[in-house]
């Protein structure tokens, strides 16, 4: 240098163009316990940037940045 494939809360992830973006850990704050721990509730938090496309885009083009595989 060519090609494929990933980028979504603090982490690891779901998510057939219309979703209040969901889960689990994990913080926080409640209940429970004599404390703590378990275990319940309840809360904060996220779509890598730029353009297109389209009524509408995390989703689908395309450049770009960053990882990853691969070939050389």
């Nucleotide at each position: 240098g060519g090609c494929c494939c990933c980028a979504u809360c603090g982490u690891c992830u779901a998510g057939c163009g219309g979703c209040u973006a969901g889960g689990a850990c994990a913080c926080a704050g409640g209940a429970u316990u004599c404390u703590c721990a378990u275990u319940c509730c309840u809360g904060u938090a996220a779509c890598c940037g730029g353009a297109g496309u389209u009524c509408g885009a995390u989703u689908c083009u395309c450049c770009g940045u960053g990882g990853g595989g691969u070939c050389a």
The RNA shown here (transfer RNA) has 72 nucleotides and comes from a Patescibacteria group bacterium. NCBI's taxonomy places the organism under Bacteria, Bacteria candidate phyla. Its Rfam family is "tRNA". By type it is a transfer RNA. About the family: Transfer RNA (tRNA) molecules are approximately 80 nucleotides in length. Its mean pLDDT, the model's own confidence on a scale to 100, is 81.